[in-house]
Predicted 3D model of a 135-nucleotide RNA (FMN riboswitch aptamer (RFN element)) from Companilactobacillus paralimentarius DSM 13238 = JCM 10415.
It matches the Rfam family "FMN riboswitch aptamer (RFN element)". Its family is annotated with FMN binding in the Gene Ontology.
Its mean pLDDT, the model's own confidence on a scale to 100, is 78.
RNA sequence: AGAUUUCUUCGGGGCAGGGUGUAAUUCCCGACCGACGGUAACAAUUCUUAGAAAUUGAAGUCCGUGACCCGCGUAAGCGGUGGAUCUAGUGAAAAUCUAGAACCGACUGUAAAGUCAGGAUGGUAGAAGAAAAUA
Numbered sequence: 001a002g003a004u005u006u007c008u009u010c011g012g013g014g015c016a017g018g019g020u021g022u023a024a025u026u027c028c029c030g031a032c033c034g035a036c037g038g039u040a041a042c043a044a045u046u047c048u049u050a051g052a053a054a055u056u057g058a059a060g061u062c063c064g065u066g067a068c069c070c071g072c073g074u075a076a077g078c079g080g081u082g083g084a085u086c087u088a089g090u091g092a093a094a095a096u097c098u099a100g101a102a103c104c105g106a107c108u109g110u111a112a113a114g115u116c117a118g119g120a121u122g123g124u125a126g127a128a129g130a131a132a133a134u135a
Base pairs, nucleotide, nucleotide: 004132005131006130007129008128009127010126017029018028019027031115032114033105034104035065036064037063038062042057043056044055045054046053047051060103061102069080070079071078072077085101086100087099088098089097107118108117109116
C1' cells in the first nucleotide's frame, strides 16, 4: 500500500408574479429544482525545471446505482419493473465543452401536484472518520 471485520458521523432541491373559479402552490400563463458512483477535450488554484505536473470542482436526459412501485418470502432478503436530448459550433475525437432550442420527474391525499401535506424524527446509493485483527 492492498484486502477483511466492527463502530461512529454525514447523506435531496424546488411554483416568485399573475389568470379562472365557491374552492387550485394541483388547471392555465409563467417561475423554479436536479440524490450517489463512474467517465470527461473544460475551469480554478498551487508548484515549477512551464509540464502528458499536482490538488479541487464539473452530465437531471451517457454508463451504472438508490428511492418509489410489482412479485415471492414469517423475516432477513431475493427477483422484476424503472423517466427524459437534440441542433449548430470548435476539434483528430463531443453522450460531458460552447451556444441555442427541447424534454423528464414514484405512491397516498386534495380542484387533476417533479415543487403542498403524508408514509418519513423512516429507508438508501454512497461519503468521511475511527478501531480491531491478519499478512